Molecule: transfer RNA
Organism: Thermoguttaceae bacterium
RNA sequence: GAGAACGUAGCUCAGUCGGUAGAGCAACUGACUUUUAAUCCGUAGGUCAUGGGUUCAAGUCCCAUCGUUCUCA
Repeated sequence: GAGAACGUAGCUCAGUCGGUAGAGCAACUGACUUUUAAUCCGUAGGUCAUGGGUUCAAGUCCCAUCGUUCUCA
């Protein structure tokens, strides 16, 4: 210098053909227990990397930028 993949909750990741953003773990509340742990119920937590475009509607499609990783030179 050229190309490719990825960026979604604190962490690891889903999210189908564009149609109300989810799971596990972690955190918190309650139950149980002499206590802790374990188990069970529940709650909270998101600018979907950033900006723009298309669309009635974008995590999803298009463009640019940023970051990480990989390949080639």